The prediction has a mean pLDDT of 77. This is a predicted complex of two RNAs, RNase P RNA and transfer RNA, with 389 nucleotides together.
RNA sequence: AAAGCAGACCGCCUUAUCGAUCCUAAACUUCGGUUUGGGGUAGGAAAGUCCGGACACCAUAGGGAAGCAUAGCGGCUAACGGCCGUCGUUCGCCACAAGCGAAUCGGACAAGUGCAACAGAAAGAAUGUACAGGUAAUGCUGUAGUGAAACCAGGUAAACUCUAUGCGGUGAAAUGUCACGUAAACCUGUGCUUGAGGGUACCCGCCCGAUGCAGGAGGGUGGACAGAUAGAGCGUAUGGGUAACCAUACGUCCAGAUAAAUGAUAAGGAUUGCGUUUCGGCGCGAUACAGAAUCCGGCUUAUAGGUCUGCUUUCUUU
RNA sequence: GGCAUCAUGGCCGAGUGGCUAGGCAGAGGUCUGCAAAACCUUCUACAGCGGUUCGAAUCCGCUUGAUGCCU
Numbered sequence: 001a002a003a004g005c006a007g008a009c010c011g012c013c014u015u016a017u018c019g020a021u022c023c024u025a026a027a028c029u030u031c032g033g034u035u036u037g038g039g040g041u042a043g044g045a046a047a048g049u050c051c052g053g054a055c056a057c058c059a060u061a062g063g064g065a066a067g068c069a070u071a072g073c074g075g076c077u078a079a080c081g082g083c084c085g086u087c088g089u090u091c092g093c094c095a096c097a098a099g100c101g102a103a104u105c106g107g108a109c110a111a112g113u114g115c116a117a118c119a120g121a122a123a124g125a126a127u128g129u130a131c132a133g134g135u136a137a138u139g140c141u142g143u144a145g146u147g148a149a150a151c152c153a154g155g156u157a158a159a160c161u162c163u164a165u166g167c168g169g170u171g172a173a174a175u176g177u178c179a180c181g182u183a184a185a186c187c188u189g190u191g192c193u194u195g196a197g198g199g200u201a202c203c204c205g206c207c208c209g210a211u212g213c214a215g216g217a218g219g220g221u222g223g224a225c226a227g228a229u230a231g232a233g234c235g236u237a238u239g240g241g242u243a244a245c246c247a248u249a250c251g252u253c254c255a256g257a258u259a260a261a262u263g264a265u266a267a268g269g270a271u272u273g274c275g276u277u278u279c280g281g282c283g284c285g286a287u288a289c290a291g292a293a294u295c296c297g298g299c300u301u302a303u304a305g306g307u308c309u310g311c312u313u314u315c316u317u318u
Numbered sequence: 319g320g321c322a323u324c325a326u327g328g329c330c331g332a333g334u335g336g337c338u339a340g341g342c343a344g345a346g347g348u349c350u351g352c353a354a355a356a357c358c359u360u361c362u363a364c365a366g367c368g369g370u371u372c373g374a375a376u377c378c379g380c381u382u383g384a385u386g387c388c389u
Stems, first nucleotide, its partner, number of pairs: 001314010012269007020041009043289001047300002050298005055171004062204003067167005072086005087106002089103005107162002112160002114156002124152001129144005175226004186216005197208003233252008270287007319388007328342003336372001344360005365381005
């Protein structure tokens, strides 16, 4: 220097003009807002909704059964199926070992049940093949052959299952407050404490329940505020720990829309591809994946291009 | 915004770990004077990727697409 692998990070920039939305100050106002000034405004995944929580509500939150999830050992964490460390197994590099790397591997088949196509004598009550050996006798021993697997307390649990542990359910369309409006009417059926029906899956129990419930045909509303953006927050430094992570100090405020703002245009620059070249440049393109919707911690998936660090190999120079 | 289910030839659809049935449609043939019907033959498939397993449409994970439910 090049290539490969692994990890971490960034993920186009600047200015001007015209807008959108939120906050804030002032002025005006018919009190609904309007105008002007200042400030903020997409992500590393905002995605998939696969796990775990915060938060809120429901008395079916109690008991039972079922279901679901997890599975070496130790630690981290609010919690986790996540992360870190470590042990083993399998696979890859490798002639082997060592070493390095990867894994969606990892309780139990010595409780029970099931499954094993084809081939094979035989696939699990051995109805025991061929050859050889051995014995008082016997698949008692060895070899062969079939197969993924062949007698041994066989294999198989991303087969049922068992063991241990955990889980009440529903998700911001949760939920609360205010406002607007209507039909507590009509028709049919059914029920009224001997209970119709309902309640967040099942059974028991429990609770609600008559201005009821089911169906029909209709009427009305479809607004505002809170939840909701200062938090397990972010940055820097120091210390502890192999690490995940934790502690302390200082600094800092960093989207809040509601059918949904975060945009458009122009100029310049950066990187890069192609063409051209008088090697200075010039022309035409390209700049990914994607886009908040209650909020966090992870995982997974998509992602042009670039930067840094470590390891391995090869080459050049000293 | 949240939740659930599904994907097998051109269409419908069976298959719960061991060669992916069957029907309709298509193509060719037999039969017929020509057709229809009938009969025979034939073509075409497990949404994609990875894993578990001796072996996967089936079991597990991710992705893609479709359908349905909840104010």

Rfam match: Bacterial RNase P class A. By type it is a ribozyme. Gene Ontology terms of the family: dimeric ribonuclease P complex, ribonuclease P activity and tRNA processing.